Overview
This is a predicted structure of a 73-nucleotide RNA (transfer RNA) from an uncultured Myxococcaceae bacterium. Its Rfam family is "tRNA". By type it is a transfer RNA. The prediction has a mean pLDDT of 80. The sequence was found in a public genome assembly.
[in-house]
This record gives sequence, C1' cells and structure tokens, in this order.
RNA sequence: GCCUCCGUAGCUCAGUGGAUAGAGCAGCGGCUUCCUAAGCCGAAGGUCGCAGGUUCGAUCCCUGCCGGGGGUG
Repeated sequence: GCCUCCGUAGCUCAGUGGAUAGAGCAGCGGCUUCCUAAGCCGAAGGUCGCAGGUUCGAUCCCUGCCGGGGGUG
C1' cells in the first nucleotide's frame, strides 16, 4: 500500500431505517444491619468517532477522513 472487521454511558456490550437509544458492571442516593459485606429500591450518566450524501425520517444505508484489531505482497 491492499483486503477485512470494529468505533454506542466511566468499562463490557446490545440495538442494524420509525415514538423519549437500552442492559450489566462501576460510581451516587436510599432501605436493610450494631457496623461492614451481600441483597433490594431509586435517580443520574450519551454531540451513537468526525464530515458530507441518500431518505418524509439515519445509531442503522452510501462516500471520504480519523482511531483500533486481524490478514497479506
């Protein structure tokens, strides 16, 4: 250089055209306990890597770029 996969919450991931984008863990508040751990409840946390395009509508499709993994002359 070329081929291929990935990029979504602090972390690990789901969601693959349609309503306010979800889960687990972590962190925060509460209940329980003499205290801690465990358990239970609640709230918060997102420019969906960036820019353009297609569409009535894009996290999802297309193009370019950026970053990462794998393969290859």